[in-house]
Context: one part of a larger RNA
Molecule: small-subunit ribosomal RNA, central domain
Organism: metagenome
RNA sequence: CUGGGCGUAAAGGGCGCGUAGGCGGCGAUACAAGUCAGAGGUGAAAGCUAUGGGCUCAACCCAUAAACUGCCUUUGAAACUGUAUUGCUUGAGUAUUGCAGAGGAAAGUGGAAUUCAUGGUGUAGCGGUGAAAUGCGUAGAUAUCAUGGAGAACACCUAUGGCGAAGGCAGCUUUCUGGGCAAAUACUGACGCUGAGGCGCGAAAGCUAGGGUAGCGAACAGGAUUAGAUACCCUGGUAGUCCUAGCUGUAAACGUUGAGUACUAGGUGCUGGGAGUAAAAUUUCAGUGCCGGCGCAAACGCAAUAAGUACUCCGCCUGGGGACUACGGCCGCAAGGCUAAAACUC
Numbered sequence: 001c002u003g004g005g006c007g008u009a010a011a012g013g014g015c016g017c018g019u020a021g022g023c024g025g026c027g028a029u030a031c032a033a034g035u036c037a038g039a040g041g042u043g044a045a046a047g048c049u050a051u052g053g054g055c056u057c058a059a060c061c062c063a064u065a066a067a068c069u070g071c072c073u074u075u076g077a078a079a080c081u082g083u084a085u086u087g088c089u090u091g092a093g094u095a096u097u098g099c100a101g102a103g104g105a106a107a108g109u110g111g112a113a114u115u116c117a118u119g120g121u122g123u124a125g126c127g128g129u130g131a132a133a134u135g136c137g138u139a140g141a142u143a144u145c146a147u148g149g150a151g152a153a154c155a156c157c158u159a160u161g162g163c164g165a166a167g168g169c170a171g172c173u174u175u176c177u178g179g180g181c182a183a184a185u186a187c188u189g190a191c192g193c194u195g196a197g198g199c200g201c202g203a204a205a206g207c208u209a210g211g212g213u214a215g216c217g218a219a220c221a222g223g224a225u226u227a228g229a230u231a232c233c234c235u236g237g238u239a240g241u242c243c244u245a246g247c248u249g250u251a252a253a254c255g256u257u258g259a260g261u262a263c264u265a266g267g268u269g270c271u272g273g274g275a276g277u278a279a280a281a282u283u284u285c286a287g288u289g290c291c292g293g294c295g296c297a298a299a300c301g302c303a304a305u306a307a308g309u310a311c312u313c314c315g316c317c318u319g320g321g322g323a324c325u326a327c328g329g330c331c332g333c334a335a336g337g338c339u340a341a342a343a344c345u346c
Stems, first nucleotide, its partner, number of pairs: 003318004007300002012314001014201004021194003025088007033081002035077008049065006091191001092188004096183004103177007110154001114150008125136002162169002206247006215241002220236004258313006266291010295302002319346003328339004
């Protein structure tokens, strides 16, 4: 390479948009590039294969045939692919009417809690732990009441719930805004799927500049524990956590399961629509769970939300370590990221 694979053994890109490319619904007509058939030419010799022959056999040699699976020319066929023209509506989309939602951005605003400040009451403790101590407190703490300030997060509702492509999203109100679902019609008429590169989004931590800092809290300091204790526990506490603008581009970015389409027993919940009913029952879409049959699977398990049956396109794997490394290149302010070996060794 071929092949076989990618939930857990190596292997699905973190997620989208989309370029090239690949693939692509139902009819009609034409062409004949692919495709198929016939004929002709060519496909050197040797070699290979078959048959026969020559050296006493064999190797070796000779002859004939076959083969050379290919290419070219020509004559046809028209199912499929392709190309062109034309039509269709079921794929896709648009319009209309409704619906649900922590989807996104900005502005405003609310209460509880915490902490701080001021004042009142009040007096010797408080705090903390397995037990203590460091710490705080007679300069009046802890507790309690009142007032004021600050920052951050939004209890209950809350869910086995919802929304989003993923990351993720939760007090309330307003403004702007994306997507989805259902029901009927009407319209466009294949406009589709995937997607190498590319572009964008992308938790936490980290970085730059400026702000902010209540609580928490890497580092750090102290107290304990211990043989030691650069820890676990305690008292403090800086960066950070928050905001604005920019960078970083990684995660067990996980359903460890790429996207799309079609098909393939049932049962039972939940969410949002519709039909139906007096209300139910029943039923139908879209989503989200559990159980389970066929089938699949090494087993575990999956099972209409497939890991089943098929097709299309992309990504990836090919023994363990060395190695999410070195070198080089590209990116980054840096930290580092992306791409990615070999020697050697088992």